[in-house]
The part of an RNA shown here (large-subunit ribosomal RNA, domain I) has 509 nucleotides and comes from Pelomicrobium sp. G1.
NCBI's taxonomy places the organism under Bacteria, Pseudomonadati, Pseudomonadota, Hydrogenophilia, Pelomicrobium.
Context: one part of a larger RNA
RNA sequence: CGCAUGUGGUGGAUGCCUUGGCGAUGACAGGCGAAGAAGGACGUGGCAGCCUGCGAUAAGCUGCGGGGAGCUGGCAGACGAGCGUUGAUCCGCAGAUGUCCGAAUGGGGAAACCCGGCCCGUUGAGGGUCACGGCGAGCCGAAUUCAUAGGCUUGCGCGAGCGAACCCGCUGAACUGAAACAUCUCAGUAGGCGGAGGAAGAGAAAUCAACCGAGAUUCCGAAAGUAGUGGCGAGCGAAAUCGGAGGAGCCUGCACGUUUUAGCCAUCGACUUAUCAGAACGGUCUGGAAAGGCCGGCCGUAGUGGGUGAGAGCCCCGUAUGAGAAAAGUGGGUGGUGGAACUAGGCGUGCGAGAAGUAGGGCGGGACACGUGAAAUCCUGUCUGAAGAUGGGGGGACCAUCCUCCAAGGCUAAAUACUCGUCAUCGACCGAUAGCGAACCAGUACCGUGAGGGAAAGGCGAAAAGAACCCCGGGAGGGGAGUGAAACAGAUCCUGAAACCGCAUGCGU
Repeated sequence: CGCAUGUGGUGGAUGCCUUGGCGAUGACAGGCGAAGAAGGACGUGGCAGCCUGCGAUAAGCUGCGGGGAGCUGGCAGACGAGCGUUGAUCCGCAGAUGUCCGAAUGGGGAAACCCGGCCCGUUGAGGGUCACGGCGAGCCGAAUUCAUAGGCUUGCGCGAGCGAACCCGCUGAACUGAAACAUCUCAGUAGGCGGAGGAAGAGAAAUCAACCGAGAUUCCGAAAGUAGUGGCGAGCGAAAUCGGAGGAGCCUGCACGUUUUAGCCAUCGACUUAUCAGAACGGUCUGGAAAGGCCGGCCGUAGUGGGUGAGAGCCCCGUAUGAGAAAAGUGGGUGGUGGAACUAGGCGUGCGAGAAGUAGGGCGGGACACGUGAAAUCCUGUCUGAAGAUGGGGGGACCAUCCUCCAAGGCUAAAUACUCGUCAUCGACCGAUAGCGAACCAGUACCGUGAGGGAAAGGCGAAAAGAACCCCGGGAGGGGAGUGAAACAGAUCCUGAAACCGCAUGCGU
C1' cells in the first nucleotide's frame, strides 16, 4: 500500500411526521378613502431585542352583551409589582383616543421634515382653520348701451388616491408561423392610457327569414371545421336554423283622474357578528406508559375529526340534535303616515310630438369569418348631400316585383365572467431538493446606481425529568454520578444510507 472482516468518524440520503402549501365545492362579501384610505415612519411594557397589538388616553380607555377562575400577548423563562366571584383576563357589538408621513390638501420639501397666516386661549401650553377642481346661491362687474367675460363672498361628507381578477372604451407591438420573406400570421394578443360595477357590456328590430314564418339581449350545446375567405400558401373561419339556461318590457309634452311605490314612524319574525346544553366503561395481562390482547358491559338523531405516555364511540375537546343577542348589520312581512316629491322614472284616459349637415354618395381607411373582390352591411378623416309615411331602410353588386321593418333620442332585471377576501366542508393533491418564492420573524438575508433579482434554513423526549455533585483541562471537550423505556435520545439532539477518512485483526506485497 492492497484485499477481507469487524468497529468507528464524517455526512445527511431514506423512512416516519406536519404547524405550511395546492386544488375544489357551497354560502357570504364584492370595495376602502378629505369624517384622511391602502401602505408606512416613529413611538408605546417595571426591566424590552424582535414579532404582535396599540397611539402621547399608546399590549390599551368607555358602554352593552357573552363567559366563569384564573390573569398581566408571543419568542420566553426568571425577578419585581399587581388584578380577580363587588366577576378579572378573554370573546362579540358599539363608541372614544388615534403622533408624523402618505391622494396629503396652509407654503415648501431630499416622505415620515422645515417654515407660516388668521381665530380662541391674559402670557404660555394647547386647540381650530387656511390646497385645487366641480356644483348651488348672492353681490360686484370690462372693452361695449344692454349683456357677456371676469372678480368677490358664501354653502356642499361632490371629486381626487388605493385595490387580485373579471368588464367597457382609446391606443397598440415584436419574437413566432409561413420550414427564407414582403401581403398574411402571431393579434386587436402582450403592453400603455381612461372609465365603471358587483358584475360590466348588449338589449325590445329601419332584425331575420323566404312567399312558410319567427318575434329584444346574453350564455351553453349542435349546425361545423360546414358555407366561405386565403401569396386559394401558412392559415382564418361564420350565419340561418334546432335544442337548452333565463325570460320583461318600457320612457319623453299637455290636461284630467287615480293609489299598491320611494321616504318617514311603529311592530313582527329570519339570518350574520359572541356563545350554551349535549348520551354511554370497568376488570385483567404485557409494557416505561394501554387507547393494544383477553373478559364482561353500555350509548347511539352522536362510530366525522383531533388530543391524551402505542391503536379510545363510552378519558378530554368535539360531533348528531337542540337552544341563544343588550348592541350593530342584512334582507323581508304587517299596520300607520305620505303622496309621484330635489334630480328622476308610477298607472289609466284623451290630445300632441316623434329625431338633418342625418340617410345616401365620391375619395382614403377601418370593422364585419369575408385580404377590393361581383362586395352588400356597419363606422368615419375629408368633400358633398336627400325624402318627410302617397315617405324611408333592408332582403350580399345592380334593377323590377314581392316580403319585411321604421334609422339618425334614451332606460332596462335574469340566465354569463371573475375572486384580493370571510365562513364551512372535502381531496386515488404535496410532505421539507416536494408543496406557494416563503411550514422557520421571507419578499427577509443578500445582490444591483436603479428598474429589478432573490435564497438557505422543520423534527431531543411522553414529560426538561435539559445532566446536582466529583475528576482531567485555561477553555472547548470529555470521564464518572444522576434522570429517563432508551443518552450510540445530550441540546450541531428521531431514523442515520453512500461518497470520503480512521482503528483493530488476518492474508498478500

Its Rfam family is "Bacterial large subunit ribosomal RNA". Gene Ontology terms of the family: structural constituent of ribosome and ribosome.